The RNA shown here (transfer RNA) has 73 nucleotides and comes from Erinaceus europaeus.
[in-house]
RNA sequence: GCAUGGCUAGCUCAGUCAGUAGAGCAUGAGACUCUUAAUCUUAGGGUCAUGGGUUCGUACCCCAUGUUGGGCA
Numbered sequence: 001g002c003a004u005g006g007c008u009a010g011c012u013c014a015g016u017c018a019g020u021a022g023a024g025c026a027u028g029a030g031a032c033u034c035u036u037a038a039u040c041u042u043a044g045g046g047u048c049a050u051g052g053g054u055u056c057g058u059a060c061c062c063c064a065u066g067u068u069g070g071g072c073a
Base pairs, nucleotide, nucleotide: 001072002071004069005068006067007066010025011024012023013022019056027043028042029041030040031039049065050064051063052062053061
C1' cells in the first nucleotide's frame, strides 16, 4: 500500500426480517445463615466508536473518519 472482520452496560458477548436494547459475570439492597461463603429475590447501570446520508422509523442499510485483529504485497 491492497483487501477484509470487529467496535452494543464495569467485563465477556447476543440482538434473526429496520419497529420500546438484552443475557451471563461483576456491583448495590434484601432474604437465608451464629458469621462468612454459597444459594434465592430485586435494583441500578447504555452518546449501540464518531460524523453525515437514506427512511415514517436505523444497533442493523449507504458514505466518510477513528480504533483494533487476521490476511496479501
The prediction has a mean pLDDT of 80. It matches the Rfam family "tRNA".